[in-house]
Molecule: transfer RNA
Organism: Atta cephalotes
């Protein structure tokens, strides 16, 4: 150097043939207990790696970068 994958919540991940995002752990708050765990219920918490472009509308298309993995050389 070339090739493929791959980036979404704290963390593993899913998700939509474009229509405004979700579990699962974890984390607060309450119930239950003497306590704690478990169990039960309610919240928070990602404007979607970074630009750019078509579109009425992007996380999803096209693009240009960056980082991470695998393969070739």
């Nucleotide at each position: 150097g070339g090739a493929g994958g791959c980036g979404u919540a704290g963390c593993u991940c899913a998700g939509a043939u474009g229509g405004u995002a979700g579990a699962g752990c974890g984390c607060u708050c309450g119930c239950u207990u003497a306590g704690c765990a478990u169990g039960c219920g309610a919240g928070a918490a990602a404007u979607a790696c970074c630009g750019g472009g078509a579109u009425u509308g992007a996380u999803u298309c096209c693009u240009g970068g960056c980082a991470c993995c695998u393969c070739c050389a």